[in-house]
RNA sequence: GACUAACAAGGGCAACCCCGUCCGAAAGGGAGGGGGCGCAAAGUCACCGGUCUAAGGAACCCAGGCGGUUCUACGACAGCGGGGCUGCCAGG
Repeated sequence: GACUAACAAGGGCAACCCCGUCCGAAAGGGAGGGGGCGCAAAGUCACCGGUCUAAGGAACCCAGGCGGUUCUACGACAGCGGGGCUGCCAGG
């Protein structure tokens, strides 16, 4: 030190559900408490693809209303895939 996650030890995270409160226009969004599907990077970074949302913006429609339709990320997801950076114990 590439690599491995079988063994040992001590730990970590938390899908989803529930609780009740907060942030957000909203989100397949975020924060807190309880349980715990799972995870050896389920640590971290929106760089590429993908997905969710559409406040604001744009175009159009209109019976003119606090109206409608479509598009749009500068909002999100790192537990969707790829990639970057960092890293504990053990084996090696």
c-di-GMP-I riboswitch aptamer, 92 nucleotides, folded computationally.
Its Rfam family is "c-di-GMP-I riboswitch aptamer". The family has 155 seed sequences and 5,092 matches in Rfam 15.1. Rfam links the family to the GO term cyclic-di-GMP binding.
It was read from a public genome assembly, where an Rfam model found it.